About this RNA: The RNA shown here (transfer RNA) has 74 nucleotides and comes from Halieaceae bacterium UBA6060. The organism belongs to Halieaceae, within Bacteria. Rfam family: tRNA. By type it is a transfer RNA. Gene Ontology term of the family: triplet codon-amino acid adaptor activity. The coordinates come from a structure-prediction model, not an experiment, and the mean pLDDT is 83.
RNA sequence: CGGGCUAUAGCGCAGUCUGGUAGCGCACUUCACUGGGGGUGAAGGGGUCGUAGGUUCAAAUCCUGCUAGCCCGA
Repeated sequence: CGGGCUAUAGCGCAGUCUGGUAGCGCACUUCACUGGGGGUGAAGGGGUCGUAGGUUCAAAUCCUGCUAGCCCGA
């Protein structure tokens, strides 16, 4: 320098192909059971989907630039 992959809640991931209310597990908060811890059950909170633009009635999803990480080639 060229090409590819990845970026979504505190952590690990799905959702993208085929645009239409952002989800799952763990963790966290509250309550119940227990003398307490642990465990189990019930309820609940937390996201401007890496970033800046474009397309669209509508973008995590499609298009472009950039940033970071990983891989391959030179």